C1' cells in the first nucleotide's frame, strides 16, 4: 500500500426496497413452602454521513471499526 469479506437488541444469528424477526438473557405476572424449570406478557437494534427512491437494513459514494489474502 492493493483486493476481498464482515458491522442489525446485552449475546448469536436471519433478513436481495414495502409494519426489523428468531433464539439465549434482561423485567413483571402465573405455577411452587422457596429455589430452579416451565408458561403467559413485555422492554430493548440495523457502525457514521451524503446521495438515488414515493419509500433504503437492502441500491450508489465517502469515512470508521474488524477479518482474511497479496505485496
Nucleotide at each position: 500500500g492493493c483486493c476481498a469479506g464482515a458491522g442489525u437488541a446485552g449475546c448469536u444469528g436471519a433478513g436481495u426496497g414495502g409494519u426489523u424477526u428468531a433464539g439465549c438473557u434482561c423485567g413483571u405476572c402465573a405455577u411452587u413452602c422457596g429455589u430452579a424449570a416451565u408458561g403467559a406478557c413485555g422492554c430493548g437494534a440495523c457502525g457514521g454521513g451524503a446521495g438515488u427512491u414515493c419509500g433504503a437494513u437492502u441500491c450508489u459514494c465517502c469515512c470508521c471499526u474488524c477479518u482474511g489474502g497479496c505485496u
Annotation
Predicted 3D model of a 71-nucleotide RNA (transfer RNA) from a Fidelibacterota bacterium. The coordinates come from a structure-prediction model, not an experiment, and the mean pLDDT is 83. The source organism's lineage runs through Bacteria, Pseudomonadati and Fidelibacterota. It matches the Rfam family "tRNA". By type it is a transfer RNA. RNAcentral holds the sequence, with entries from ENA.